[in-house]
Context: one part of a larger RNA
């Protein structure tokens, strides 16, 4: 993991509710008394409707009770229905629905057999090496003392794979909790190691201090109780089926993982005729989006005035005086605003009318019982604010998912369609029709040559520039010969005039005439110191038929780099790719039909009853949190029936029935019990909890 089998809303008490039953101005109780029938005032104390409106609950309006007040007025109560008892359903107070801490406290508790550290008693240290102090000899030497050579055998010395202790590196190999081995490696007479016996105990010991070590447990040891500690936190919480359906939002909070009350879900009751999510129409509201520049400010450009300071220039000996920016004003001209507005929509919002479409199968409004919800997401659907963006973040309005399936989208919570009761049958929606793989190798017409495309969007669209293509238009040139291409010409006045060292078509400035020509610029470019020189316009010839230009749609490539399957889902396809028209088809649980269930309601019939039967109508029949509502099934006990050795249970196999939970019914096996009904009672249902036992 799998298999059996055990595993979670329970009692008790005291409110609150529905609902069922006694009795009943009274109920209960053994009793005591308890709740009800009378309120108001602090209190002394005083003490009430068989009125009226009405959508009789509430709430008005009178009246009455009582309080406050001088009064007006107010506040609270008066139209009689309780109570006891049982089911269930909620609340409190208890472990309170199961399980789960880290922790805190106690004990004449238990631990020093690991370990830290005294204490007693006792063991071990192979070999080599250096040579302290003492000591002795011999020289020196007045003394003191000094030297030299011998002996001597200190030492937290040296070396060290003996032993013994330690473990530094390979972090090599091994190991189911600090282990082994192996090479390397520190200590190895000392603060040294090792036995063996006793000590010190938990807020305590011990400690060359590392918060170490105190029995694989230490920033406070175990083991037992307090204990079911508390968890706003994690998990998990067992048959069925019909209904109805939610929230991620407002205040508040030591409050943001929680929780109150509203809000939105649901049951009941009360009520009796209205109700408004849509559309027109009118009649109010407004200051958005748009516009605009009279106001607030911003802001180009130019003109005109203005003058007390200013800056910056100038004249002048100063005074002063004149330019001008800046500043103030007024004009033209062009702008710009979430905290501008002379202006000003649509959408919207109130209210009314009408029209739609819900209401007696019970509208609207009230009341009570029961929850869940307070982390919400997305989508360019619109639209605001933060950001360079984000599958980002914070809003507002609407779809969706959440909670919803099915068919597309290649697979996909949210994107299109469409929403679910069974079962057959048929058209269809979005999407698609070569194969994969249902259904067009459809019809017409154009377009693409790039595999360019074959991606509705989201996840997930590559730019600006550069090069082309194709068709549309429109306009200019052309057999009086275009447009390219080739040949030849492209002159004189003149070197045009100034400037210049020069300026001759070509530094620069002015001006750009006239001739001769078929044509030829007082010269478009290049070039020269500056002439020359080379082309261009301009014309001829020569050749030939289309040539040149703008605009527009629509197109391809270039630019464009990432790591197997490079990729439209794939194959693959010149269409099966685009771009327009069109036919047919496939295609969903979504529309028709035919058949059958259910749930609500209504009628009619029987009926003690909320019940049975029958027919009928719905514009019913997705659902998670959760509300209702009916059932199955399991032990135990009552009662009333029944089966059973001619074969009960249980067990295996197999036939039916029921929407289901489940039930029956045959064979076999067992070999002695069972089971229906109505009723009671619950230690009553199991796939999950790293759940518990056991077994595989």
């Nucleotide at each position: 993991g799998c298999c059996a089998g055990g595993g979670a809303g329970u009692u008790u008490a005291a409110g609150g509710g529905c609902g069922u039953g006694g009795c009943a101005a009274g109920g209960c109780u053994a009793g005591c008394g308890c709740c009800g029938a009378a309120g108001c005032g602090a209190a002394a104390g005083c003490a009430a409707g068989c009125g009226g409106g009405u959508u009789u609950a509430a709430c008005c309006c009178c009246u009455c009770g009582u309080c406050a007040g001088a009064a007006a007025u107010g506040g609270c109560g008066a139209g009689c229905a309780g109570u006891c008892a049982c089911u269930c359903c909620c609340u409190u107070a208890a472990g309170a629905c199961c399980c789960g801490a880290a922790g805190c406290c106690a004990a004449u508790g238990u631990g020093a057999a690991c370990u830290a550290c005294g204490c007693g008693u006792g063991g071990g240290c192979a070999g080599g090496u250096c040579g302290a102090a003492g000591u002795c000899c011999g020289c020196c030497u007045g003394a003191a003392g000094g030297u030299g050579g011998a002996u001597g055998g200190a030492g937290g010395a040296c070396c060290g794979c003996a032993a013994c202790c330690a473990g530094u590196g390979c972090u090599a190999g091994u190991a189911u909790a600090u282990u082994c081995u192996g090479c390397u490696u520190g200590g190895g007479u000392g603060a040294c190691c090792c036995a063996c016996g006793g000590g010190u105990a938990g807020g305590g010991g011990u400690g060359a201090u590392a918060g170490u070590c105190c029995a694989a447990u230490c920033g406070a040891a175990c083991u037992u109780g307090g204990c079911a500690a508390u968890a706003g936190c994690g998990g998990g919480u067992u048959c069925c089926c019909c209904u109805c359906g939610a929230a991620g939002u407002a205040u508040a909070u030591c409050u943001c993982a929680g929780u109150a009350u509203a809000g939105c879900c649901u049951c009941u009751u009360u009520g009796g005729a209205g109700g408004u999510a849509g559309g027109u129409u009118a009649u109010a509201g407004g200051g958005u989006a748009g516009g605009g520049c009279a106001c607030u400010g911003a802001u180009u450009a130019u003109c005109a005035a203005g003058a007390a300071c200013g800056g910056g220039g100038u004249c002048g000996a100063a005074a002063g005086g004149c330019c001008u920016c800046a500043c103030u004003u007024g004009a033209u001209c062009g702008u710009c605003a979430a905290a501008c507005c002379u202006c000003g929509a649509a959408u919207c919002u109130a209210u009314a009318a009408c029209c739609a479409c819900c209401g007696a199968a019970g509208a609207a409004a009230a009341a009570g019982g029961g929850a869940g919800u307070c982390g919400g997401g997305u989508u360019c659907c619109g639209u605001u604010g933060g950001g360079u963006a984000a599958g980002c973040u914070a809003g507002c309005g609407g779809g969706c998912c959440g909670u919803u399936a099915c068919g597309g989208g290649a697979a996909c919570g949210a994107c299109c369609g469409u929403a679910c009761c069974u079962g057959g049958g048929g058209u269809u929606a979005a999407g698609g029709c070569c194969c994969c793989a249902a259904a067009a190798u459809c019809u017409a017409g154009g377009u693409u040559a790039a595999g360019u495309g074959u991606c509705a969007a989201u996840c997930g669209c590559a730019a600006a520039g550069a090069a082309g293509g194709u068709u549309a238009u429109a306009u200019c040139c052309u057999a009086a010969a275009a447009c390219a291409g080739c040949u030849g010409g492209a002159a004189g006045g003149u070197a045009g005039g100034c400037u210049u060292a020069g300026a001759a078509g070509c530094a620069g400035c002015c001006a750009u005439c006239c001739u001769u020509u078929a044509a030829a610029c007082a010269a478009c470019g290049c070039g020269u110191a500056a002439u020359a020189g080379c082309g261009g316009a301009c014309c001829a010839g020569u050749c030939u038929a289309g040539g040149g230009u703008a605009u527009a749609a629509c197109u391809u490539u270039c630019c464009a780099a990432g790591a197997g399957g490079c990729u439209c889902g794939g194959g693959a396809c010149u269409a099966a790719g685009c771009c327009u028209a069109g036919u047919g088809c496939c295609g969903a649980u979504a529309c028709c039909c035919c058949a059958g269930a259910g749930u609500u309601u209504g009628c009619a019939u029987c009926u003690u009853u909320u019940g049975a039967u029958g027919c009928a109508a719905a514009g019913c029949u997705a659902g998670u949190a959760g509300g209702g509502g009916g059932g199955c099934g399991a032990g135990c006990u009552g009662g009333u029936u029944u089966g059973g050795c001619a074969g009960a249970a249980g067990u295996a196999g197999g036939g039916g029935c029921g929407u289901a939970a489940g039930u029956u019914c045959c064979u076999a096996u067992g070999g002695a019990c069972a089971a229906a009904c109505c009723a009671g009672u619950u230690a009553u249902g199991a796939a999950u909890a790293u759940c518990c036992u056991g077994g595989u």

Predicted 3D model of a 696-nucleotide part of an RNA (large-subunit ribosomal RNA, domain II) from a Candidatus Omnitrophota bacterium. Lineage of the source: Bacteria > Pseudomonadati > Candidatus Omnitrophota.